Predicted 3D model of a 1474-nucleotide RNA (small-subunit ribosomal RNA) from an uncultured bacterium. Its Rfam family is "Bacterial small subunit ribosomal RNA".
[in-house]
RNA sequence: AUUAGAGUUUGAUCAUGGCUCAGAUUGAACGCUGGCGGCAGGCCUAACACAUGCAAGUCGAGCGGAAGAAGGGAGCUUGCUCCCGGAUUCAGCGGCGGACGGGUGAGUAACACCUGGGAAUCUGCCUGGUAGUGGGGGAUAACGUUCGGAAACGGGCGCUAAUACCGCAUACGUCCUACGGGAGAAAGCAGGGGAUCUUCGGACCUUGCGCUAUCAGAUGAGCCCAGGUCGGAUUAGCUAGUAGGUGAGGUAAUGGCUCACCUAGGCGACGAUCCGUAACUGGUCUGAGAGGAUGAUCAGUCACACUGGAACUGAGACACGGUCCAGACUCCUACGGGAGGCAGCAGUGGGGAAUAUUGGACAAUGGGGGCAACCCUGAUCCAGCCAUGCCGCGUGUGUGAAGAAGGUCUUCGGAUUGUAAAGCACUUUAAGUUGGGAGGAAGGGCUCUAGGCUAAUACCCUGAAGUUUUGACGUUACCGACAGAAUAAGCACCGGCUAACUCUGUGCCAGCAGCCGCGGUAAUACAGAGGGUGCAAGCGUUAAUCGGAAUUACUGGGCGUAAAGCGUGCGCAGGCGGUCGGAUAAGACAGGUGUGAAAUCCCCGGGCUUAACCUGGGAACUGCAUUUGUGACUGUUCGACUCGAGUACGUCAGAGGGGGGUGGAAUUCCACGUGUAGCAGUGAAAUGCGUAGAUAUGUGGAAGAACACCAAUGGCGAAGGCAGCCCCCUGGGACGCAACUGACGCUCAUGCACGAAAGCGUGGGGAGCAAACAGGAUUAGAUACCCUGGUAGUCCACGCCCUAAACGAUGUCUACUGGUUGUUGGGAAACUAUUUCUCAGUAACGAAGCCAACGCGUGAAGUAGACCGCCUGGGGAGUACGGUCGCAAGAUUAAAACUCAAAGGAAUUGACGGGGACCCGCACAAGCGGUGGAUGAUGUGGAUUAAUUCGAUGCAACGCGAAAAACCUUACCCAGCCUUGACAUGUCAGGAAUGCCUCGGAGAUGAGGCAGUGCCCGCAAGGGAACCUGAGCACAGGUGCUGCAUGGCUGUCGUCAGCUCGUGUCGUGAGAUGUUGGGUUAAGUCCCGCAACGAGCGCAACCCUUGUCAUCAGUUGCUACGAAAGGGCACUCUGAUGAGACUGCCGGUGACAAACCGGAGGAAGGUGGGGAUGACGUCAAGUCCUCAUGGCCCUUAUGGCUGGGGCCUCACACGUCAUACAAUGGUCGGAACAGAGGGCAGCUAAGCCGCGAGGCGGAGCCAAUCCCAGAAAACCGAUCGUAGUCCGGAUUGCAGCCUGCAACUCGACUGCAUGAAGUCGGAAUCGCUAGUAAUCGCGGAUCAGCAUGCCGCGGUGAAUACGUUCCCGGGUCUUGUACACACCGCCCGUCACACCAUGGGAGUGGGGUUCACCAGAAGACGUUUGCCCAACCGCAAGGAAGGCGGCGCCCACGGUGGGUUUCAUGACUGGGGU
Repeated sequence: AUUAGAGUUUGAUCAUGGCUCAGAUUGAACGCUGGCGGCAGGCCUAACACAUGCAAGUCGAGCGGAAGAAGGGAGCUUGCUCCCGGAUUCAGCGGCGGACGGGUGAGUAACACCUGGGAAUCUGCCUGGUAGUGGGGGAUAACGUUCGGAAACGGGCGCUAAUACCGCAUACGUCCUACGGGAGAAAGCAGGGGAUCUUCGGACCUUGCGCUAUCAGAUGAGCCCAGGUCGGAUUAGCUAGUAGGUGAGGUAAUGGCUCACCUAGGCGACGAUCCGUAACUGGUCUGAGAGGAUGAUCAGUCACACUGGAACUGAGACACGGUCCAGACUCCUACGGGAGGCAGCAGUGGGGAAUAUUGGACAAUGGGGGCAACCCUGAUCCAGCCAUGCCGCGUGUGUGAAGAAGGUCUUCGGAUUGUAAAGCACUUUAAGUUGGGAGGAAGGGCUCUAGGCUAAUACCCUGAAGUUUUGACGUUACCGACAGAAUAAGCACCGGCUAACUCUGUGCCAGCAGCCGCGGUAAUACAGAGGGUGCAAGCGUUAAUCGGAAUUACUGGGCGUAAAGCGUGCGCAGGCGGUCGGAUAAGACAGGUGUGAAAUCCCCGGGCUUAACCUGGGAACUGCAUUUGUGACUGUUCGACUCGAGUACGUCAGAGGGGGGUGGAAUUCCACGUGUAGCAGUGAAAUGCGUAGAUAUGUGGAAGAACACCAAUGGCGAAGGCAGCCCCCUGGGACGCAACUGACGCUCAUGCACGAAAGCGUGGGGAGCAAACAGGAUUAGAUACCCUGGUAGUCCACGCCCUAAACGAUGUCUACUGGUUGUUGGGAAACUAUUUCUCAGUAACGAAGCCAACGCGUGAAGUAGACCGCCUGGGGAGUACGGUCGCAAGAUUAAAACUCAAAGGAAUUGACGGGGACCCGCACAAGCGGUGGAUGAUGUGGAUUAAUUCGAUGCAACGCGAAAAACCUUACCCAGCCUUGACAUGUCAGGAAUGCCUCGGAGAUGAGGCAGUGCCCGCAAGGGAACCUGAGCACAGGUGCUGCAUGGCUGUCGUCAGCUCGUGUCGUGAGAUGUUGGGUUAAGUCCCGCAACGAGCGCAACCCUUGUCAUCAGUUGCUACGAAAGGGCACUCUGAUGAGACUGCCGGUGACAAACCGGAGGAAGGUGGGGAUGACGUCAAGUCCUCAUGGCCCUUAUGGCUGGGGCCUCACACGUCAUACAAUGGUCGGAACAGAGGGCAGCUAAGCCGCGAGGCGGAGCCAAUCCCAGAAAACCGAUCGUAGUCCGGAUUGCAGCCUGCAACUCGACUGCAUGAAGUCGGAAUCGCUAGUAAUCGCGGAUCAGCAUGCCGCGGUGAAUACGUUCCCGGGUCUUGUACACACCGCCCGUCACACCAUGGGAGUGGGGUUCACCAGAAGACGUUUGCCCAACCGCAAGGAAGGCGGCGCCCACGGUGGGUUUCAUGACUGGGGU
């Protein structure tokens, strides 16, 4: 100093696992915006090409010259000449420096760099020491002259100097040596000067600067060694100067550095060689750290300087602004020839997303030269540009509620923007104007002075004092004054992650998006606005790195099922290793020393007003080296031990392996016999076999393969695997004992061996079985399942292949950690029918513990140790390419592009299953009657139409909304009209309201006229309430849209028995338990049991009705009193209150329960019958056209009124009904018995008229009184006689009746006439379990009228249910699941279309590299018979040395051919992805 998570797989859960986000950072770029200052930074790309200027010169105190100012002198024709003088300047010779400084990162995987060592070296200038600095010589630039050239430049001749060059002398030290000796230096210049000397130049002395030799130091450089330093093994072998030796050469120096000879080595799985990539480090970024990434600026090292090669000079270079050669490119040219190198500073073009001024100054710091003054310095210091980054400051402060206006939202009340603004009172930082004004300056010159040096008061050096002078920045920093809120805020975001919400527009469009995902008419997710949030001169986006990611896990992960244990063993290397003692000190630990550059980071201080920044000190740099100590542990070594391991001995079990024999049963075939019509096969068949004699059966024979019973969650083996019996050979194991060895062990990359089945090769064999194949079936098809045949193969021998769900999906070895039960092999003991103990196996269950859970659990998936193998999201893919192996098939090793946000595990709840168990329901079955065929009615679809209004559409729409479409209804169409409106509220004005009449018009409506004044207050005037009319505005209105924005209501599963909760418990959790189980019920009804105990909504009951009785009450009811009147209330009935039924009683069954079965009694018996009552929820079920309602839309119309039309159409299809097809019937006649209802704009009696519908009539009734109102089937007679009829009644004609303004489109009914289809209905399908089905009529709602529909009522009144296998629906439990929109699910492959990346491919075009050969510039080295040649030697000739030239060797560029590798491309083609 110090560790944070979130989103996303699912209906939900846990875990695995990837993807994504929040953080920090940057040499950044882009978008929008932009006030000031400080400090930093600024071509990451083309080591691409460069115009122009500058970036390395300096020294006259090294030298000879050239020019020559001031000044002085002389001559004289006073303005000329000459002489002296020498400031200053210049090319050349010479010296030092151009090897530093500055730039860049191409190359380089290497002693290049880093850390630490080492010995065989050099080092200019610098420091210190020692010793010197004597005496000669010959040249050569410049210069003069001449020649060539366009130029660059060059040649010849002649002269001259030096600190240039060369000998000689000397040699303290130095070097060589054979130890005798030998070799080798130098240079002067300047200042000053008293003696002495002088050729007047000086000599001489002295000071300073130089020079020579040498020893040391310092600095710098070269070399060697150890360790460290990226990826690829789909790169495994590389290497001939290669490795070493001897000798020589070479170098400053070691060394194969080079050469000659000798040896045959050297490197490599601890990764050589090859390929790709890359300057390295201090550091920087990130991170808790360990790590990971990186190597801009600053600093250290290296490499490079247009590309390649080479040397020269020098202390230092193989040299950025030097030389030579080759090449490419650019420029000049008189075409002969030349010049150049910004990866120095600026700058230009180009490239690019992208990176600055052709600035100032040497004032400071530093460098070069010089004695110095000075000169040079694009190093450097400054300035300019850029928000590129970090840091600081500002854009005002206080007050101010009428909470202004405006904006936005609104539930219309208000809220918000918001103290925000305005207003009032202040301040003036920064910017602006103006004035002042540090520090960066040390030095240098001059004067004077002290000390040193010296002979010296000269010179020179050091110091003090005085004086003078030096600033690019710079109009500096800083300080003061002036004026005025005056000049200064944006950007992103607001669905979750993630702080921040509303409106409008849009309508799966436009668009957004980091992930999940938004957008299909109410978008907090798009776009705009208001508001808000965050940061702020910046803010976002993109790119990149680390983090989060324990997602490569050293710290710190895993492998039974999620990805992951090699199929198994043996075993070299490697890793690890029992007990005791001694020694050692490699590891280890502790201390010391050296080093770990500075800067950076951290701590404590200091300086800029603060900070960033700068700076002093410290700590740190976790490292390396060395040294001392310790001896526990590991290692090494010596000695010993016996527990690990092994050997010996004694027993034992076994389908362990190999070989050779042998046996019986069965199948098939053959022969013969018996025997006759079938056999075989299947769900059913057919193909097949059989009268040429099958199948069956008997006898005999042949052949091959496999071994019934025993037999077993038994045995053996490393695994694969192994099965009749006998023999031979052979491996392993267990137990017992404790004699022997003495750690001999475990694991194991590469390697070796074994390795089911299938397959391959050669040769055999072949009974059965049986891929392929053929035929028959099945099927829509059936290249299948089934059947009949049948070849490889299966078998043997030999040789390959080497893979499997080779599985315990569990590597091997060792130790430890509760138990129980069975079984195999061995042993021990005892109280011996047996039990107990023990070792080794093999199964089941389970404790602790572990696990995501499932599960594992002494045979671990527990606790630990050793070693090996393997994994890192899904797909692409175990694929492609390459390699290896194989005869082939193929095996093994093994990617990438691209694509997705998941893929996968375990468990949970549901749903589903042509899974299982149990149960129920008119679900089937058993029955009865229908529908589907006919005609009609009605609804729907479709078609049609001006309109045929709209909705409902599997069950759960279709006689449904509609319990009544002629007008109205009415929503639709056509036409004519109205516009504050048919209706509501408010304002103003007028008038009461209202009634009636005339005219136009289809009507709506328009025009006109007549009558008429009410209520309340008030004397009146007037006002008020209600109503009417007119005006303008707010508004009305909408059956317009959205039932997928909604409320309410309803349907449905289903009157099915279920659906939940609290607490507790279990589970990490979703969840489970309860609610499951055993019984029972109509029922989650009840009982029992139970980690559950209780509770709620449902069931049941309570309610209504019906069935019996009692009591009370009785009119309009009933009535025994003869009728009426009157009486009575027993009965019927009415309606009110009660009783009654509860498995209460008995018997049996059951578990002593619940309950069930039977019985008694009873009107009724096991919820007596019926109704109402519909849990949690499902279907985005239905309804915006009942109603209500959000939003949207229309507003002289999508609103309103009116007339007419339409909803009633009609090739067709479907649903629901009516009536029938007849004799259980039709028709006629006679004559019985209901219940429940309705009635005043009503029901309507009697009586009369009409064939009838009906008409007239008007009594009675506001209803237990009167009316509708005759019930019908049934019953008793008659007739019809099986016929399209005396069945059936459609259709049509005529005539009527009723309702109503009005029956044409389009009502009902009556009479007469007409008399269609239809003779019981295909596939299919519906209802019903008792007062039910079937059948018969009656009533009611709606309604002026209209009923085959609907809702009710009663009459007559059956059949059948063995049973739950099946169909349908439902309930409970269980099981499987890859489903959860839930099986109408999910999902596989081909094909078609589009796009993308990729493999193969005749080839084609580039790049890298390598081998062989050719070639050979410059240059170094070697050599030289040619030419030239001052110094030295020699009297000379000449020699030595040197130069040029020639030759040799090495070698760059270049060329030819071959190999290898990589990239791009390629007709066609393969698979893959979306």

The sequence is in RNAcentral, with records from ENA.